[in-house]
């Protein structure tokens, strides 16, 4: 860091840190210290790792060297030289001595006295080495060698002759030695033991030489170094409970260096085991390493100690030691040689080589040093060791330079608001330096020594001194010059966590990713760029270990509700234990031993520092082990009574078992007579064959109405009519008794344990009620829910099972705690007799401290201790193999695999087929419509070259559009432009303009004409044009925006500051009693107070009043006219427009809490916001709109710009919304009479009169409008006519003639006239609008506009009905509930079922490993026994004889080998469920009252 909108806690996954015998990827300059097959204890070429001693012996090849001369050669003195004799070398191999049991490797076995620690051995051994004594007399017989044969391929055997020894063998001698006896004597529980003594018996030797020494024997005594034995510790699994026959003791032989069942005969039956024996698995122990604050957890490479092992398996000799890594015999399995007849072999020594595997070096120097064997010595031999190579594998240390040096240079990359900045003091450029590296110079210590020679003291020999010798590492550390910035920098990371951010590319694709997660066109997450940041000759990564994780909790966890209290009791082992007191000293403290070295910690100290190294010091939580303390724990004895019991007396209950009575109900009988029953509503069912109801009487079986309670009783399940027996148990009271093994708890074990269920034979009983089951209903479907019936069962007895439940206070037992005037139940006390008071015992309620994550608890979920149970993320799984018990089923009880959550409390919303109050043309009361017909308009749909787009539930659809013939025009077709059709700069040139004529569908091209501005003289409008910059887009995203609108809703809400509550998300205020249209106003009140909102304030309208009086008016006066305010006067009135008063619950009465406030009521034009109107909180709807406009990043760019002609937007098998118009008599037609308001008007409004039937032409007056005109209002009203029909109602459709407008009415305008006369008779289901000047009805005017309303937005005229009321329907407010929802119910979510992939269980079996029992068999070897054979040492009477060897045989035994078993891996057709997946299928079981309340 992650589970939520958002929060506290739980609780788990990840990080970040140290470490590594590591590897792997990218990089790489240096040196120093260490390390280096972790895997196959696989196989192993080839070379080396143990030998040495001639001063133990036999012998002596070969050579030297002195003699010394046989002969030979001739050149008569030369040469060569046999033989021998002396001395001297000493090869190979033999005997024989010491070694080879060390020293090196490896960790297969081993859960063990193996290892660790501390004891013991009165039960033992130790070559060489030290010391102390004694000793050594005297024979004697083989053997190798060599020397001659035989056999074999070898390897090697065999015979036969001869010879030594310090090689073997007798004899003598001999104790302070062994052994045995005997009286003493010391220790000791005892067997025994010590000491000295007498006595008897038994046992050795080697010799060599340089004569001194060195070896030999035997006794003792040390060192050293094994061996056995004991106490403690020292891994998992109980899904291993049982296991043992030489087993466990004795006795008595045997056997060992030595105790012992080691081991054999007998002889008792015991031993071990829950304090975990037996078994499987797994594994060398430890000193230390690493982590951690520590307690611990984890490992067990260099180095050290100890063990085991040496190709497997066995076996023993030999020796002081082995059962023996480079020794031996055998048997197996591999490899090699072979003449096929036989032989050989063992690298887990140092090197190497194959394999194996992510992965680990050279077939290197020397024995100089330092150990080790032999040897008198010199010396020999040493893959031990010292060294050296190879490898960034660790540690540690050096370095690639170091100073200056800005206008912050210039390019360049990269980013940018284009100004600019960033790379970067970085470079360039001066100056310094010189480790490293090159090249050249000198050059060590390690060598005290040892050995040879000399020499000194003292008597040999020993100690010293001097000199000479001897170095693999090595010409190496060092050092001292020279030149020259020169020879040297990479990796990872850059969204949180975690220290660094920009730009391009991609576009749920490529990819990233420790967790959280990123990516669907503006990615700081993927790449890649620049920047940056962290380490640094390294960085990252991947494995593992610890740690963070108090996430096993001894330090230091928990268990109502998050995993987590056993259903309940009794009680056994075991843990713990009330008060005084002595005694003891086990525990506890204190001294001493021991805890190896190294290593960790501390101090010096040497390598120029560090790493490393040396010294010295501490520490070492353990064991031992003796002497003290004695407070607390233990042990023992004496007391004590509160604890616990127990005894006496009352009491108290649905406590338990077994009898035995009872009444309702239900069922039948009988009597009665027409439906009953049932549901929402009905049907099935019963009923004339007599039901229901109701009276009366019978029987069966089960349960007990009221009483009944927050009641009582029980250990717990669970106990209810009455009443007897029996029995168990609680409380109370008492001056009774025992006196803490008599408490508390309580694994294992015993017993009880609702409901359901099973099982015998089967029994009995069967009224209710009611799984399965059957019928009716509902239903898209009903295997359900509701109904009519019913089988098991539901009751009881024998009886036996079964053992589970949300067995729940989700709370174990015991033990101590504040408090009500609190309710209640059962004793009991005193008296003031009371419903009072006090006091034990239960049962609830409020609570105070304290806890709690909160809800809560408070009879504890406070507090202190014991004891017992039990959790340790979610699925998987209470599954699956095992095992116990059962008839079913219970118990106990796991992994793979999958997910980053799953899960508690409580918050603020949303919901809800939850509730309460309230409200609105919301329903309901009522008028009128719409849907049904024609027509008009808008969609959609369909078709088109197009039928531009947009708006789509309310909240879209006569909506943008307030007005498409072309223009609009954004769409099609076609033609034609390319700085452009408009705007900006920047030079040049010309006034601008107007007209004319040809082609052309026009755009538009091509000719010609005519004009010559204005200036303050700089220059300025216009236009025209080449060229650059630039322009244009109604493209594309409203899910990048801004601004503008619709909705809820004109709803009455939406918030804040401070304060105060809560750990916090939040609450409170804003809710509570009233009221209101209103969070409107009042009252209460941890709450005060403000802000947007509402009301007010703006406009119109209704009453008056004052000004003003023209174009508007005309009472009263005057004049005129057929008439008209026409004129003159006037401003009284109307009205116009300015400005005021008027209405505020102000009075009055009556309700309310003395208050808001309502209800009546007066006056008043108007009464309770008077009527209409503009206003529209916080926010919803990623709501609508890039096509008003604007705008980001993104797309075209001779086209997705731009202009033109023509076409389309107007199309039509349908469909659906809005309207006009009707269906007619409250009308239609005809004629005829009144009465408005409120706008428009010069590119316009048009009078009068004239002409047409009209539409409309024509005239020209008037009027920039209270003047003039659009302008006759129509409904009405008076009369007249038609009479109920498709019509004198209705008016589409069509012909045909016209007007107007306007470049132009085919596509495609409107309007007149004449003729045509369709549908349609009041509209199914649904469903809309209205509350008073309102609905309905009538007719005006207006924007737009050349023309083109049935539409829109004003305007007036006629002028209604009904509202009981808030149960229902739809919207909305407030409070409260419940939630598993928060993308908020158009949520969530739950199984089968298809499908694919995963791990696993079961499966006829198969194929392996380990291992028991039982048989067989038995190599070598030891051990006994040997009647066969051979025989040198001693003996002998000389025949034999001891004695040995070899052969046979017995026992033991390896390896094999049958047999049957255990146990485990691995596989196996089929088979089971689980688990993941994408937008599959079917239903909707759970979350709200989830629609039948859920769940066990």
């Nucleotide at each position: 860091g992650u589970u939520u909108g958002a929060u506290c806690a739980u609780g788990g996954c990840u990080c970040a840190g140290g470490a590594u015998g590591a590897a792997c990827g990218c990089u790489a300059g240096c040196g120093g210290c260490a390390g280096g097959c972790c895997u196959a204890a696989u196989a192993c070429a080839u070379g080396c790792a143990a030998g040495u001693c001639g001063g133990a012996c036999g012998g002596g090849a070969u050579c030297c060297a002195u003699c010394g001369g046989a002969g030979a050669g001739c050149u008569u003195g030369c040469u060569c030289g046999a033989a021998g004799a002396u001395g001297g070398u000493g090869a190979g191999a033999g005997u024989g001595g010491c070694g080879c049991a060390c020293g090196g490797g490896u960790g297969c076995g081993u859960a063990a006295c193996g290892c660790g620690u501390g004891a013991g051995c009165a039960a033992c051994c130790u070559a060489c080495c030290u010391c102390u004594a004694u000793c050594a007399g005297g024979g004697g017989g083989a053997u190798a060698g060599c020397c001659u044969c035989u056999c074999g391929a070898a390897a090697g055997a065999g015979a036969g002759a001869u010879u030594a020894a310090c090689a073997c063998c007798g004899c003598a001698u001999a104790a302070c030695a062994u052994c045995a006896a005997c009286a003493g004597u010391u220790c000791g529980c005892a067997u025994g033991u010590u000491c000295a003594g007498u006595u008897g018996a038994u046992u050795a030797a080697a010799u060599a030489u340089u004569u001194a020494u060195a070896g030999g024997a035997u006794a003792g005594a040390g060192a050293u170094g094994g061996g056995c034995u004991c106490g403690c510790g020292u891994g998992a699994c109980a899904u291993u409970a049982g296991c043992u026959a030489g087993u466990u003791g004795g006795u008595a032989g045997g056997g060992u260096a030595a105790c012992g069942g080691c081991u054999u005969a007998c002889c008792a039956a015991g031993g071990c085991g829950a304090c975990g024996a037996u078994g499987u698995c797994u594994a060398g122990g430890g000193g230390c390493u690493c982590u951690g604050a520590g307690a611990g957890g984890a490992g067990a490479a260099u180095c050290c100690c100890c063990c085991a092992c040496a190709c497997u398996g066995g076996u023993a000799c030999u020796g002081a030691g082995a059962c023996a890594c480079g020794g031996a015999c055998c048997a197996g399995a591999c490899u090699c040689c072979u003449a096929c007849g036989g032989g050989a072999g063992g690298c887990a020594g140092c090197a190497g080589u194959a394999a194996g595997g992510a992965a680990u070096a050279u077939u290197g120097g020397u024995c100089a040093a330092u150990g080790g064997g032999c040897g008198g010595a010199a010396g020999c031999c040493u893959g031990a060791a010292c060294c050296a190579g190879c490898c960034a594998u660790g540690c540690c240390g050096c370095g690639u330079g170091c100073a200056g040096g800005a206008u912050g240079a210039c390019u360049g990359c990269c980013c940018u608001a284009u100004g600019g900045g960033u790379u970067g003091u970085a470079a360039a450029c001066u100056g310094c330096u010189u480790u490293u590296g090159u090249c050249c110079u000198g050059g060590a210590a390690u060598a005290a020594a040892c050995c040879u020679c000399u020499u000194u003291a003292c008597g040999a020999g020993u100690a010293g001194a001097g000199a000479g010798c001897u170095g693999a590492a090595u010409g190496u550390a060092c050092u001292g010059g020279a030149a020259g910035a020169a020879u040297a920098a990479g990796g990872a990371u850059c969204g949180g966590c975690u220290a660094a951010c920009u730009c391009c590319g991609u576009g749920c694709c490529a990819g990233c990713a420790g967790c959280c997660g990123c990516g669907g066109u503006a990615a700081u997450a993927c790449g890649g760029a620049g920047g940056a940041u962290c380490c640094g000759a390294g960085c990252g990564u991947u494995a593992u270990c610890c740690g963070g994780a108090u996430u096993u909790a001894u330090u230091g966890g928990g268990u109502u509700u998050a995993a987590a209290g056993g259903g309940u009791g009794c009680g056994u082992a075991g843990g713990c234990g009330g008060c005084c007191u002595a005694u003891u000293a086990a525990g506890u403290c204190a001294g001493g031993g021991u805890g190896a070295a190294a290593u960790a910690c501390g101090g010096u100290g040497g390598c120029u520092c560090a790493a490393c190294c040396a010294u010295c010091g501490c520490a070492g939580u353990g064991c031992c082990u003796u002497u003290g303390a004695u407070a607390c724990u233990g042990a023992u004895g004496g007391g004590c009574u509160u604890g616990a019991a127990u005894c006496c007396a009352u009491u108290u209950g649905a406590a338990g078992u077994g009898g035995g009575c009872g009444g309702a109900a239900u069922a039948g009988a009988c009597a009665g007579u027409a439906g009953c029953g049932g549901u929402g509503a009905a049907a099935u069912g019963c009923a004339u064959a007599g039901a229901u109801a109701u009276g009366u009487c019978u029987u069966a079986g089960a349960a007990c109405u009221c009483c009944g309670a927050u009641u009582g009783c029980g250990a717990a399940g669970g106990c209810a009519g009455c009443u007897c027996a029996c029995u168990a148990a609680g409380c109370u009271g008492g001056u009774a008794u025992u006196g803490a093994c008599c408490g508390c708890u309580g694994a294992u074990g015993c017993a009880c344990g609702a409901a359901a269920g099973c099982g015998g034979u089967g029994g009995g009983g069967g009224a209710u009620c009611g799984a399965a089951c059957a019928g009716g209903a509902u239903u898209a479907g009903a295997u359900a829910c509701c109904c009519u019936g019913g089988u098991a069962g539901u009751c009881c007895a024998c009886c036996g099972c079964c053992c589970u439940a949300a067995a729940c206070g989700a709370u174990g037992a015991u033990a101590c705690u504040c408090g009500a005037u609190u309710g209640u139940u059962g004793g009991c006390g005193g008296a003031u007799a009371g419903a009072a008071c006090a006091g034990c015992a239960g049962c609830g309620u409020c609570c105070c401290a304290g806890c709690g994550a909160a809800a809560g608890c408070g009879u504890a979920a406070g507090u202190u201790a014991u004891c017992c149970a039990c959790c340790u993320g979610g699925g998987g799984a209470g599954u699956a193999c095992g095992c116990c018990c059962g008839c079913a089923g219970g118990g106990u009880g796991a992994a793979a695999c999958u997910c980053a959550a799953a899960g508690g409390a409580a918050u603020u919303g949303a919901c809800g087929g939850g509730g309460g109050c309230c409200c609105g043309c919301a329903c309901a009361a009522g008028c009128g419509g719409a849907g049904g017909a024609g027509c008009a308009u808008g969609u959609g749909g369909u078709u088109u070259a197009a039928u531009u787009c947009g708006a789509u539930g309310a909240u879209a659809c006569g909506c943008g559009a307030g007005g498409a013939a072309c223009c609009u025009u954004a769409c099609c077709c076609g033609g034609g432009c390319u700085u452009g059709a408009a705007a900006g700069u920047u030079a040049g040139u010309g006034a601008a303009g107007a007209g004319u004529g040809c082609a052309g569908a026009g755009a538009c091209g091509c000719a010609c004409u005519c004009g010559u501005c204005c200036u303050u003289c700089g220059g300025g409008a216009c236009a025209c044009g080449a060229a650059a910059c630039u322009a244009g887009g109604u493209g594309a995203u409203g899910c990048a925006u801004g601004g503008c609108u619709g909705u809820c809703g004109u709803c009455a809400g939406c918030u804040c500051g401070u304060g105060u509550c809560g750990u916090g998300a939040g609450a409170u205020g804003u809710u509570g009693g009233g009221u209101u249209a209103a969070g409107u106003c009042c009252c209460g009140u941890a709450a005060c107070g403000a802000g947007c909102g509402c009301a007010a304030c703006c406009c119109u309208u209704g009453u008056c009043c004052u000004u003003a009086g023209u174009u508007a008016c005309c009472a009263g006066c005057a004049c005129g006219u057929u008439a008209u305010g026409g004129u003159g006067g006037g401003c009284a009135c109307u009205c116009u427009a300015a400005g005021g008063a008027g209405a505020c619950u102000g009075c009055c009465g009556g309700u309310g809490a003395c208050a808001a406030a309502c209800c009546g009521g007066a006056g008043g034009a108007a009464g309770g916001u008077g009527g209409g109107g503009a206003u529209g909180a916080c926010g919803u709807c990623a709501a609508g709109u890039c096509a008003u406009c604007a705008u980001g990043g993104c797309c075209c760019u001779u086209a997705c710009g731009g202009c033109c002609u023509g076409g389309g937007c107007u199309a039509c098998a349908c469909a659906c919304g809005u309207g006009c118009u009707a269906c007619a008599a409250u009308g239609g037609u005809c004629g005829g009479u009144a009465c408005a308001g409120a706008g428009g008007g010069u590119u316009g409004c048009c009078a009068a009169g004239c002409c047409g039937c009209g539409a409309g032409g024509u005239g020209g007056a008037g009027c920039u409008a209270a003047u003039c005109u659009c302008a006759c209002a129509a409904a009405a009203c008076c009369g007249a006519u038609c009479g109920u029909a498709g019509u004198c109602c209705g008016g589409a459709u069509c012909g045909c003639a016209g007007u107007c407008u306007g470049c132009a009415a085919c596509u495609c305008g409107a309007c007149u006239g004449c003729g045509u006369g369709a549908a349609g008779u009041c509209g199914g289901a649904a469903u809309c609008g209205c509350u008073a000047g309102u609905a309905a009805u009538c007719g005006c005017g207006a924007a737009u506009c050349a023309g083109a309303a049935u539409g829109u937005c004003g305007c007036g005229g006629u002028g209604a009905a009904u509202a009981c009321g808030u149960u229902c329907c739809c919207g909305g407010g407030c409070c409260u509930u419940g939630u598993a929802c928060a993308c908020a119910c158009c949520g969530c979510c739950c199984g089968u079922c298809a499908c694919a992939c995963c791990a696993u269980g079961g499966g006829a079996g198969u194929g392996g490993g380990u291992u028991g029992c039982a048989c067989c068999a038995g190599a070598a070897g030891u051990a006994g026994c040997u009647a066969g054979u051979c025989u040198a040492a001693c003996c002998u009477u000389c025949g034999g004889g001891a004695g040995g060897a070899c052969g046979g045989u017995u026992a033991c035994c390896a390896c094999g080998g049958u047999g049957u078993g255990a146990u485990u891996c691995a596989u196996g057709a089929c088979u089971g469920g689980g688990g993941u997946g994408a937008a599959g299928u079917c239903g909707u079981a759970a979350c709200a009252a989830g629609g039948u309340a859920g769940c066990c």
Background: Model confidence (mean pLDDT): 81 of 100. A computed fold for a 1496-nucleotide RNA from Sphingobacterium sp. BHN1, annotated as small-subunit ribosomal RNA. Its Rfam family is "Bacterial small subunit ribosomal RNA". Gene Ontology terms of the family: ribosome and structural constituent of ribosome. RNAcentral holds the sequence, with entries from ENA.